[in-house]
Context: one part of a larger RNA
Molecule: large-subunit ribosomal RNA, domain VI
Organism: bacterium
RNA sequence: CGUUUGAGAUCUGAGGGGACGGAUUCCUAGUACGAGAGGACCGGAAUCCCUAAACCUCUAGUGUACCAGUUGUUCCACCAGGAGCAUCGCUGGGUAGCUACGUUUAGUCGUGAUAAGUGCUGAAAGCAUCUAAGCACGAAGCACACCUCAAGAUUAGAUCUCUUCAGCUAUAAGCUGACGCGGUUCCUAGGAGAAUACUAGGUUGAUAGGCUGUAGGUGUACGCACAGUAAUGUGUUUAGCCGAGCAGUACUAAAAUCCGCGCAU
Numbered sequence: 001c002g003u004u005u006g007a008g009a010u011c012u013g014a015g016g017g018g019a020c021g022g023a024u025u026c027c028u029a030g031u032a033c034g035a036g037a038g039g040a041c042c043g044g045a046a047u048c049c050c051u052a053a054a055c056c057u058c059u060a061g062u063g064u065a066c067c068a069g070u071u072g073u074u075c076c077a078c079c080a081g082g083a084g085c086a087u088c089g090c091u092g093g094g095u096a097g098c099u100a101c102g103u104u105u106a107g108u109c110g111u112g113a114u115a116a117g118u119g120c121u122g123a124a125a126g127c128a129u130c131u132a133a134g135c136a137c138g139a140a141g142c143a144c145a146c147c148u149c150a151a152g153a154u155u156a157g158a159u160c161u162c163u164u165c166a167g168c169u170a171u172a173a174g175c176u177g178a179c180g181c182g183g184u185u186c187c188u189a190g191g192a193g194a195a196u197a198c199u200a201g202g203u204u205g206a207u208a209g210g211c212u213g214u215a216g217g218u219g220u221a222c223g224c225a226c227a228g229u230a231a232u233g234u235g236u237u238u239a240g241c242c243g244a245g246c247a248g249u250a251c252u253a254a255a256a257u258c259c260g261c262g263c264a265u
C1' cells in the first nucleotide's frame, strides 16, 4: 500500500515445513518344523540406544555490582577498621538467569491408493494361463492421520461485537463542530528483544525503582567485655552483610499530546 467504511476479538485451512528411528532380553515355546544339530512366523512385555522438543525440582557447570578467607603494595595522620591496584590479585563457596552431564515427554493406533510379489474368475489359443475385459490382497515407501506456520490463498475467506448527530454551502466519497469507537507517538518495563516487533502497564495504577517482610547465599560482622606476655581464643551472635527470586506497600517515576474512521442500505 492492497483486501472498497473503519476497528477489536475469534476461527477455517488452499498451501508449506517437521516428525514418522533402532537394538537386546523375556513370554508364547525348546512349541511348529527337523533324523538330529538346531530352531521360528504371528502376538505380548521389559530394558536400553539414537534423535527431537520443553524445562531447571534433583545432580552438575557458569554465575566480572553476592559472602568469606588471604598475599604484596599505595592511601584514608597513627591503632583498629577499610578503600584502590595486582587475570574478578589469588583461594573457598554461591541466588536468579543461561545451560547439560540433569529431569520430563515423544517418535502410537489406524485409513486409502499402490510397488515387487501373491491370487480369483477367464478367453484370445475347446487345454492351460494372475490379464486381454473384470475382481481381491500386498511395504519402514506415497496420500492422510500426529506437531507446527499459514487469507498478499490479489480466488485477498468466515463468525461475533462496536461504529452518529447538528450546522454550512459548490449538494460532493464536501467542510466545520461535538460525540462514539479504535489506535499510534510518548512514558514505566520484560515472560520479549540487534533496530523494529511482541508482551505487561501508564494514577480508576503494583509497570520499574525504593522500602518492609521472606526464600536463598555466605558462615558467626564491627564495637565492647573476658582469658592469655602475645599470636589468638571465648561471649555478645546460627550473627553481620547480601545482584537478579516471591510477596506486600503509591514513597519516586509512568507529563502530555496526536491520528484514523463514522460508508452503503
Base pairs, nucleotide, nucleotide: 001152006162007161008160009159010158011157015149016148017147018146021049022048023047024046025045026044027043033038050107051106052105053104054103055102059100060099061098062097066093067092068091069090070089071086072085073084074083075082076081110144111143112142117137118136119135120134164178165177166176167175168174179262180261181260182259183258185256186202187201188200189199190198207253208252209251210249211248212247213246214245216242217241218240223236224235225234226233227232